[in-house]
Order: sequence, then C1' cells, then structure tokens
RNA sequence: UCAGUGCUGUGGUCUGUCGCCGUGUGCAUAGUCACAAGGAGGAAAGUCCGGGCAACACAGAGCGCCAUGCUUCCUAACGGGAAGGUGCUGUAAUGGCAGAGACAAUGUAACAGAAAACUACCGCCCCUCACGGGGUAAGGGUGAAAAGGCGGGGUAAGAGCCCACCGGGUCGGUUGGUGACAAUCGAUGCCGUACAUCUCAUGGGUUGCAAGGCCAAAUAUACCGGCAGUUAAGGAUUGCUCGUCCAUUGUCGGGGGGUAGGCUGCUUCAGACGGCUGGCAACAGUCGCCGUAGAUAAAUGACAGACGCUCCAUCGGAGUACAUAACCCGGCUUACAUCAGCACUGAAUCA
RNA sequence: GGUCGCUUGGAUGAGUGGUUUAGUCAUCGGUCUGCAAAACCGGGCACGGCGGUUCGAGUCCGCCAGCGACCUCCA
Repeated sequence: UCAGUGCUGUGGUCUGUCGCCGUGUGCAUAGUCACAAGGAGGAAAGUCCGGGCAACACAGAGCGCCAUGCUUCCUAACGGGAAGGUGCUGUAAUGGCAGAGACAAUGUAACAGAAAACUACCGCCCCUCACGGGGUAAGGGUGAAAAGGCGGGGUAAGAGCCCACCGGGUCGGUUGGUGACAAUCGAUGCCGUACAUCUCAUGGGUUGCAAGGCCAAAUAUACCGGCAGUUAAGGAUUGCUCGUCCAUUGUCGGGGGGUAGGCUGCUUCAGACGGCUGGCAACAGUCGCCGUAGAUAAAUGACAGACGCUCCAUCGGAGUACAUAACCCGGCUUACAUCAGCACUGAAUCA
Repeated sequence: GGUCGCUUGGAUGAGUGGUUUAGUCAUCGGUCUGCAAAACCGGGCACGGCGGUUCGAGUCCGCCAGCGACCUCCA
C1' cells in the first nucleotide's frame, strides 16, 4: 500500500418565526390566559425467548405434549452471555454449523446402479464338452454414500484370512485439567455413511395491563342449553296413584341489551456513568455522581437562514440514514446515510 | 397494545422429504356450426422472499414481507 476478519462508538449544531403535549405557579378577571422548567430510540421495530406484576386454576404422583441438550461459569431468569473443548469449513485472523445416551434395537435411503448391506453386472479364478454351478470386494462402471488405507505374506483367484506401518473405535491403566477433553501405555482385527424412531436429564399450570381494582352513566335478561332446588297451591298425559313432560326459583354458559366517561395499575429503578477492589472474561461488591415522557387514539413538529460532515469537484451542485414510546425490565433478531476508534490476519514492496 | 392463523398458475384447491406439483373453473388453439353457445380434443401458466438442515425442501427450522381473524367496559 492492497485485500480482509472481529469488536465498539457516532446518529448533527445554532438563530428566527409559527405551533403541539401534559405538569407546576400566578390571578378581585379562572381563561381558546400569562409565566416557568420539561417532552422518543439504538434499535422505541419484529413480538422470537426470559423475568417482574396481575387475575384465575391447583391434595399428591404418573403418562402424554412442548422446549432445550459438549464443559465450566454468569444471571432474577433465559432458547441469552463469557471463557474453554472436539469435528467440519477458510491460506490465515476469525466466522458459521454440529455435539447428551448403549461399538443396543428397529425403520428409511428417490433416480442411477448387480447390490444401499445375509448384495456378484462386467471382470478374475475353479468345476463342466456345453448349458450351468461355485468362489471372489483386488480392478471397472453407477451414485451424495460401495465394505478403513497402503505394502508384504498367503491363495486356484482373492479377502484383516495373517503380518508390519498408518487412521478410527472399544476396554483397562497412568499423567494433566474443576470439567468437556488432551497426552501416553497396554490389550483387542472390533472397522461404510446419514437421518429418524427410541432412551435419559432439565425446565414449562393458563391467560395477558384490552391483566386487574374503584366510581359514574345507561338498559330488557327476549330466547337456547347444563346443573341444583322449593312448595306442592299449578298445567298436560290418565278413571285414580306413581312416573314422565311443561311451568316456577336459583346458578353457570351461550345469546341479547346498555354505555363509548373518569380515577387507579403508571413509572425510581434486577437504572445510567465514573473510580476502586475481585475475576482471563461475562459479571459481582463498594464509593461518588447524575437522571427522571407517562399520553389514551395519543404531543415531541413545520418553514426559513447559517454552520458542520461526505461525495462530485471551478463557481457551484448533490446527499445528510433507519425509524416514533403505549405496563416495565434483561436478551436475541432484523433495518440503518456518513464518519471515527481499537485489536488482528494474509500478500507485495522498501529500510 | 396483545394473542393466533394463512400465503401453491388469473380464481379455487389437493400434494409421505424423492423421477416432471393433481383436479375444477377461467384462458388460448383446433373439431363441430351459416355465426355463436354447449360438447369433444390439445396446449400454456404456479410453490411470497432470503438463509439453514439434508445427498435432495412446496413440505422441516430460522428471519423478513404481505394478508386475515379474535380480545374493551357495565350488570
């Protein structure tokens, strides 16, 4: 210098004019008033996880369903985060993905291919005059995937059939580590791959601030269904009793009716920033300091000028993003003009 | 604001992860007819977008986009 990886920050400023929202104060005047101090974000978004809070439900246990699934830690909690470990990927920085469990069992693997795992198409070898039969995973071909690789022995030809080396697994030790795991020693020829079912562990009651509480205003419980009950004084059926059905009362649900108002929940906290201490870090402890939208169909804006920044570059011109709280927090994900900072990798050149 | 669901040709609507995604209506061409309709024959047209899992995705998982439904208070 070029190419790239990761983590952060920034998210315009000033003046004038005209406005919007609620709050506080003032008033011989109570307002369509005056004054004062305030009034969106890093994602306020998506509503994908988790928690607070609230109502309802709930003896206890099991099955089922859903989610998560390497290790240790952080946290109120999490499917989030930090640090680490193994495999695949990338030249690398690093990023992404995967991971519990028995060398268990079962199932599936389209098309192609002989065969997707008790397999033999071509080839090779043996038997046979031949048809045909048997052996064989070394070689060819198909496929995403074909019996661990390579050499030797062996054989009719071959094959972990046997042996050496290498790769992987299982079992048993030793050492290091909290642990995942790593290194190493010995034994064992145990050796195709992927996914699912399955098993185990942990967590999960349901619904959401339109939850819920209080007040006001207005109206009709027409009709249907479930459950429970009353006096028997009712009705129907019957000659009478019992029984059954209807009716009646209460309650629950559906449906119908009324209202379209106010207060509360409501914003000060798992808060932000800085220092110190502990920790690799996430984070925790402590001290200091600072901050405060709370509306209800919803305010935080518009216009003009100047400046700043970036690009094209001569005057000058163009651009200045994504997006707007609705009970509140912790994360994740997605969107984002421009600029800045830090750490690191690869290549080339110069000293 | 909250809770759910859906997206396959022009419309509707099937589709175990596996060869080329059915069917009906519409549309286009032909036969028939004097011309049309009906009928018959034939053709074209699709998985909302982007990633991931997998040998392979309309289907399974995630994100985004669009559309739709339900939830107020009183007794």
Description:
The prediction has a mean pLDDT of 75. This is a predicted complex of two RNAs, RNase P RNA and transfer RNA, with 426 nucleotides together. It holds a member of the Rfam family "Bacterial RNase P class A". Its family is annotated with tRNA processing, dimeric ribonuclease P complex and ribonuclease P activity in the Gene Ontology. Rfam describes the family as follows. Ribonuclease P (RNase P) is a ubiquitous endoribonuclease, found in archaea, bacteria and eukarya as well as chloroplasts and mitochondria. By type it is a ribozyme.